[in-house]
Molecule: small-subunit ribosomal RNA
Organism: metagenome
RNA sequence: AGAGUUUGAUCCUGGCUCAGGAUGAACGCUAGCGGCGGGCCUAAUACAUGCAAGUCGAACGGGAUUGGAGUAGCAAUAUUCCAUGAGAGUGGCGACCGGGUGCGUAACACGUAUGCAACCUACCAAAUACUGGGGUAUAGCCUCUCGAAAGAGAGAUUAAUCCCCCAUAAUACUGUGAAGAGGCAUCUCUUUACAUUUAAAGCUUUAUUGCGGUAUUUGAUGGGCAUGCGUCCUAUUAGCUAGUUGGUGAGGUAACGGCUCACCAAGGCUACGAUAGGUAGGGGGUCUGAGAGGAUGAUCCCCCACACUGGUACUGAAACACGGACCAGACUCCUACGGGAGGCAGCAGUAGGGAAUAUUGGUCAAUGGACGCAAGUCUGAACCAGCCACGCCGCGUGAAGGAUGAAGGCCCUAUGGGUUGUAAACUUCUUUUGUCAGGGAAAAAACCACCAUACGUGUAUGGUGCUGAUUGUACCUGGAGAAUAAGGAUCGGCUAACUCCGUGCCAGCAGCCGCGGUAAUACGGAGGAUCCAAGCGUUGUCCGGAUUUAUUGGGUUUAAAGGGUGCGUAGGCGGGUUAUUAAGUCAGUGGUGAAAGCCGGCAGCUCAACUGUCGAACUGCCAUUGAAACUGAUAGCCUAGAAUCUAGUAGAGGUAGGCGGAAUGUAUCAUGUAGCGGUGAAAUGCUUAGAUAUGAUACAGAACACCAAUUGCGAAAGCAGCUUACUAUGCUAGUAUUGACGCUGAGGCACGAAAGCGUGGGGAUCAAACAGGAUUAGAUACCCUGGUAGUCCACGCUGUAAACGUUGAAUACUCGAUGUUGGCGAUACACAGUCAGCGUCCAAGAGAAAUCGUUAAGUAUUCCACCUGGGGAGUACGCUCGCAAGAGUGAAACUCAAAGGAAUUGACGGGGGCCCGCACAAGUAGAGGAGCAUGUGGUUUAAUUCGAUAAUACGCGAGAAACCUUACCUGGUCUUGAAUGUGAGUGAUCGGUGCAGAAAUGCACUUUUCCGCAAGGACACAAAACAAGGUGCUGCAUGGCUGUCGUCAGCUCGUGCCGUGAGGUGUUGGGUUAAGUCCUAUAACGAGCGCAACCCCUGUUGUUAGUUGCCAGCGAGUCAAGUCGGGAACUCUAACAAGACUGCCAGUGCAAACUGUGAGGAAGGUGGGGAUGACGUCAAAUCAUCACGGCCCUUACGCCUUGGGCUACACACGUGCUACAAUGGCCGGUACAGAGAGCAGCCACUGGGUGACCAGGAGCGAAUCUACAAAACCGGUCACAGUUCGGAUCGGAGUCUGCAACUCGACUCCGUGAAGCUGGAAUCGCUAGUAAUCGGAUAUCAGCCAUGAUCCGGUGAAUACGUUCCCGGGCCUUGUACACACCGCCCGUCAAGCCAUGGAAGCUGGGGGUGCCUGAAGUCGGUGACCGCAAGGAGCUGCCUAGGGUAAAACCGGUAACUAGGGCUAAGUCGUAACAAGGUA
Repeated sequence: AGAGUUUGAUCCUGGCUCAGGAUGAACGCUAGCGGCGGGCCUAAUACAUGCAAGUCGAACGGGAUUGGAGUAGCAAUAUUCCAUGAGAGUGGCGACCGGGUGCGUAACACGUAUGCAACCUACCAAAUACUGGGGUAUAGCCUCUCGAAAGAGAGAUUAAUCCCCCAUAAUACUGUGAAGAGGCAUCUCUUUACAUUUAAAGCUUUAUUGCGGUAUUUGAUGGGCAUGCGUCCUAUUAGCUAGUUGGUGAGGUAACGGCUCACCAAGGCUACGAUAGGUAGGGGGUCUGAGAGGAUGAUCCCCCACACUGGUACUGAAACACGGACCAGACUCCUACGGGAGGCAGCAGUAGGGAAUAUUGGUCAAUGGACGCAAGUCUGAACCAGCCACGCCGCGUGAAGGAUGAAGGCCCUAUGGGUUGUAAACUUCUUUUGUCAGGGAAAAAACCACCAUACGUGUAUGGUGCUGAUUGUACCUGGAGAAUAAGGAUCGGCUAACUCCGUGCCAGCAGCCGCGGUAAUACGGAGGAUCCAAGCGUUGUCCGGAUUUAUUGGGUUUAAAGGGUGCGUAGGCGGGUUAUUAAGUCAGUGGUGAAAGCCGGCAGCUCAACUGUCGAACUGCCAUUGAAACUGAUAGCCUAGAAUCUAGUAGAGGUAGGCGGAAUGUAUCAUGUAGCGGUGAAAUGCUUAGAUAUGAUACAGAACACCAAUUGCGAAAGCAGCUUACUAUGCUAGUAUUGACGCUGAGGCACGAAAGCGUGGGGAUCAAACAGGAUUAGAUACCCUGGUAGUCCACGCUGUAAACGUUGAAUACUCGAUGUUGGCGAUACACAGUCAGCGUCCAAGAGAAAUCGUUAAGUAUUCCACCUGGGGAGUACGCUCGCAAGAGUGAAACUCAAAGGAAUUGACGGGGGCCCGCACAAGUAGAGGAGCAUGUGGUUUAAUUCGAUAAUACGCGAGAAACCUUACCUGGUCUUGAAUGUGAGUGAUCGGUGCAGAAAUGCACUUUUCCGCAAGGACACAAAACAAGGUGCUGCAUGGCUGUCGUCAGCUCGUGCCGUGAGGUGUUGGGUUAAGUCCUAUAACGAGCGCAACCCCUGUUGUUAGUUGCCAGCGAGUCAAGUCGGGAACUCUAACAAGACUGCCAGUGCAAACUGUGAGGAAGGUGGGGAUGACGUCAAAUCAUCACGGCCCUUACGCCUUGGGCUACACACGUGCUACAAUGGCCGGUACAGAGAGCAGCCACUGGGUGACCAGGAGCGAAUCUACAAAACCGGUCACAGUUCGGAUCGGAGUCUGCAACUCGACUCCGUGAAGCUGGAAUCGCUAGUAAUCGGAUAUCAGCCAUGAUCCGGUGAAUACGUUCCCGGGCCUUGUACACACCGCCCGUCAAGCCAUGGAAGCUGGGGGUGCCUGAAGUCGGUGACCGCAAGGAGCUGCCUAGGGUAAAACCGGUAACUAGGGCUAAGUCGUAACAAGGUA
C1' cells in the first nucleotide's frame, strides 16, 4: 500500500466482498509447564445456609459462672472473703466509611473553568478561656399479668460522661448606635458604646499522669449552593408554560432562591430547535485510524444514582440511611388463624434465564478502617490460595552426525524414476521442563516488653526480644534418563500451498466471484505441501481499508443529484481611503488540566509480560500583559459597484377596446345531374325528397397565410392580422445627481403550459369518451365515417410538465475566426472601432468520454438548492393544502450483486447508399398427377443391425445384402479362445472314408512329410505361460478426413502515428475490376495467408520420332479390304517448342482502365474445362474405414455355426426410370464416334436353338485381338384411338451364374395388357458445344435387383429489357436496452409456492397526562378540660401526599376474518408493449 466482482472487450460512476487490528467473548478440534492479569455483558429475577459492623468495664448500675481460702457442720449443704468476669441493659463513639450494582436520569447528572460579600463541617491540628453548685428520673435487676410466638403491659426500686436547674462567661448570638477604611449591585471589613441570650463530666494512674468535657477563633479535610462553556437521535414532535416569569411581604433552610405562601403585574422559553417522544449513568480512559475522526465506557481511578416497589420523616456533624424506623403494595415464610417475620445490586453459594462467566476456601501475617489509654476485639475491605488456554508474556517437546537416499505409503511416461527424506534406523552428546532426594529465603517495619542515649519520667532515636495465612512456596544443589510433552486450519482466484482416487447439478462446498450434469488442483478420502503453533479455526461485535457523508478530503450537461421562475425577510458574504478601538486573531506570562494510563529515560523480578521511579505530554479552560497587518465595531471622506436624471432608440413585452379579409361550416335561392366521399383496397356515411360541383346572399364562431429569419421581446410559463388607450422593460450616449444604498437568499409572497374542476356564456373547426365500417387468429388499437365533453370568453380553483441548455444566481479574469439584431462614431450603400444581445467553428484549459470552450462544463470568490448502490417507492403511514382529481413532505421490512454513463468491436434492423450471383426477370426442359425402381420416415417384427436426418440427411456410408458380407434375431457349441508373435517338444498335420448332427463339431478307421552330406531349416501340430478379443459407450475428451458459408474476396501482421483505454489507422475516400484487381488521394510505410499466375486437359502451328497407327505418290495383289513391298507427305500417336501480352490502332480518362461488327490472329480481353478452398463459422458429420484417451464386458457385450432378418407394408416424403404418343410407334435398308476394359478374362468365326444361350474353336496380357454405337438418313406401314401408344401385373415354359435362386437373382420366349391422354398449390436445374436428346464404356462383380454412380463421345437450341421485387453474399454508413449476438432481448395480467409489509369490523396490552372520589404513615399548623412542678406530651383536628377507585379522551404496540399492492421462485397460460423507423418513432 491494495485486491476481487457489472462488459465480448474498455474507461468511468457505483455498491457489495476480502486481506489488518481489537475483544469481559462463545462454539469446534486439540492440549506440556510457568509468570502476570481477567472472569453473569442475559433476569435491578427469586433466594436456602453461613459470614460481611462493631467496640469501649479507663462512662454506669450490676453480675451468672468458675477457682482459691476460710467459717458452721460428720457430711450433704449453708455462709463470708478474695479472684474471675459470660450474657443482657444504660451511656459514648462508629454504623453516612469500606463493599455492590447501573434501575432511574438528556439533568448543573457529568466534565471543565469560576464564584459564595449566601453557607455547614464530628473526629484531626493550632490558639484563648473555662471545667463551680444542685436536682429529678429511667433501663437493668426484682415481683407479677397477657400472648402460640414475636413481643407487650403493670408495680416496686436504682446508677452514670443520661436528663434538668442555678452560677460565671466571650473576639459567640441578637438589637440600637458612632467613627474609619474598602469594594463587586445587594454590601463588606476594622475599632468602639449600650442592651439581650446561652456552657460544662467526669474516669483513671504509685505519681496535679493520661484520657476526656465546655465556649470561641483559625486551619485542614469533607460537603452544600450558584454560574459560563461542552454533553445522543427524531421536525412524520412547532408551539410550550398558572408557581408559570417577575415584584412586595412573610415563612422555611446550614445557606441564596417561587423553595413555600399571600397580594400585585403579565410575563418567561422557542427555528442558534422550546415542548414532546425514543435511547442512555457521566468522565479519566479503551479499541481503531497517518491524522482528523469513528466506535466504546468491562477490569483500575473520580463523580452521580440506587438498595424488593412507592412514599415519609426520625436520629445525627453529615442520611431522608444496602445489612435503621414508620406506612402502603407485590412476593415468600411461620402460626395455636388471633397475629407475626423478611429483603444477597456485600462474600461465597442455590434456582432460573442464557451461547456464556468461578470456591458455601485460608488469614487478619502485611496494607487500610472502627472502637479502645492499651493489650486487643471486629473487618468476605484487604492479602492469599482454588477453578477456567479467557487474554498477554516466557519456556519446552531435544542437539550433532548419519545415503545401500532402507522398508512402507503416494505419484508417474512403470524391468525404471520421483517424493515422503537426514526424515527413520543407527552412533555420539545435552538435561531446560517433569520426576526423586537434600537444603531453603525475602516479604517484619512497627505496636508491645526490656535496656540504652538526649532528657527527665514523656517524647524522639538506637539495641535486644516477640509476631508469616501464603509456605517448606520462590530459589539453590544433586541423581537417573531422550527419557514426561503437537496440534489446528488451509491448498480455484483474491491468498502462501497440487496430485491421485471416489462421486456425477447427486452428495456437498461457498467471505465475494463461483465449483459439482463421468477425466472436479473448488465436494469426500488419501499422499504431499503451506501458514500458525499450546494453540488453531469458526461465529458475533467495533474501527480500518471506505476520499463510500469528503473540515483535512467528493460531487450535481448525459452516471444519483440545480429548486419551474422571480421578488424578498432572517442569515451568510461584501468596493476605495483615513483615524480610533481591541470582540475575533497573534505572541509572552500565571493558574489549572487528580492519580493511573499513553510516550521517553533509568531500574526491579534470570528475560518478557508485569511493576517501580523520574520526565515529557495532556493539543483544553480561565486570568493577565502586549501587538494592531487582516476581519469586526465606531467616526469621517471618495466614486470604479448600484440606483436616479436628461436625450435618443428597439421590440409577436403586458392589459382593455375597436376594425379587417381569406378559409370553414350552416341557411336560402339559382345552375345542374348521378353519383359524392373515403382508402393500401374497401365499407359505414351523404345523395333522384336533387347530393358532390358552381354562383349569389346572409349568419356564426375560431384562428391570423405571405412578410418569417440560426430574427425579436419577456423572470420563466410564454408572446404574431391592423389600430387606439393605458402600462412595464432593455440598450446607447452624457463633464448630471446620490454615495456602497451591493450580491445571494432558509422560511414567506407572487407568477406559473397543457389537461382538469366550479359558476355563467359561447359553440365554426378539431376532437378524449362513445357508435359504426374496415383490418386481424383476435383488434376494446393503428385506417375510415360520424361524434359529446373539451377546445373559445369572464370570474374563481388546481400548482404540476422531458416547466430542458436535462447546465442555480452574481462578480472578475483567460487566444482567435465568422454570421447576424439594436445603438454609438461617421457625409457614406465603404470601413475599421465600441457597448448590449442571438448563433456557428476553434486555442489554452477542463472532462470517463461524448463534448464544453468570453453565452464555459476553463481559472477563482460568495450565497442558495440538491445527491450518496439497484429494486421496494415518489409507495405506505402521519401531517399540510385542495370542491375533487390530486399536490407537497416522505420512510421501513424484504430482496439483488449488481443497476448505470460514455465510448469500442461485432451481429442484427419490416434503416440508408453502392455492388455481385441462373437470385429475380426472359427462356428451356422437368419434377409435383400415373406405373415401376430406389432411399427415408412410420408401422410391424424374434430381428426388421448401425449411422446420416433444414439449407449442408433421404439412388447418402453401400463403387453390388440369396449363403458369405452381417454388425441384428433364433437355436446349438467353445473359454488362451477365430487371427498373430515367443515357445520346450513332436513328425505329423492336412487329406480320405464311415457314423451322429442343421452345421459347427464329435467319434472311429485309414494315410503318411519336404529341403539339406551334416549342422540346421521349411511346414504342420502343440502342453503350460505371456501378450487376447469387443462394429460395446462417449464425435460434447480427441487425431485424421469431410460437408457448408464459398472459389465469396476477404482475413491478418511488423514498425510508425492517433486514443487514458478497448481500439483505430493501414484495409477508409475518388475511380476501376471477376477479384483488398489495379490507379490515384492519403499518418502511414511495408509484409503475410487468400485473388491472379505457375500445374493438367482441350483449341492452332512447328520440330523430332514412325509401330501395333497412317496411305498422297510408286509397285504388287484381292470380289473386296494398308492385305503386301514400300513411304514419312497427311491423319494420328507423344515429347519438346511457339502462340495472347490490352502487345497494336481509334476514342474517353491524370492514371488504372473501359469502349470498338477495329486490324491481325486458330484463339481477344481470365479463350473453354479441371485441380487448387484464406482467417474462421456451425461443440456440423464420422469412436461402424482407421487411429486414440477414459469408461464398460471377460464360460461373454468375445468366438464358431444353422436357419432367418436387413427385401416386411394400411400409409407419407425425397431422388429417378418408363410413359401418356404422329417432331411418334413398328418393319426393312444405309452411315459416322470417343473413352475405357480384358487370361478363373474379352471372345472373332462355324454349327444348334424363335431366344436367353449351348457346343466347338482362331486371335489377344493388347494403338496389333475382342464389341452391330444409337439418335440421324432412305423407303414402307399405322390417321388420333386407351390405339400397331404405354408397358405394369399375372400365368406358363425356359436359359445362365452359383454348394444353394422358397423367403430373395438376372435374362429369354409365349400369353395377359393395369394406371396413364401432359399433371393443383407450390417448386428444381440450366447462359453454349451449355440445356435438351442419343447411345457407348468402366468400377464393384460368381451372378445381380444398375432405371444408380463415374466417365465418353453423337446431334444440338432458346433467352437475358434490366436490377423494382424474392433468396444469398460483399463494402461503407446509421440506430441498438442484442454479444448464446433477432431462432436475440424483453413487458404486463392470470395460475402455483414462499416471504415481509400496508388497510381492516373486532379482541387485547403498555407508559404518560387530565377531572372527580377516597386517602396510610409523616412533617407542619390549630387545639389540648387528661398526664406532668416544669419543659413538654397523650388525645382530637386542618392542609398536603404515596397508594386505591372511577370517567372520558389522546398516544404507542400485539393479534385478526377479510383485503391491497410488493418481492422472490430453470423450463405454466395469454398476448407482444419496449430495444432497429421494433414494424403506429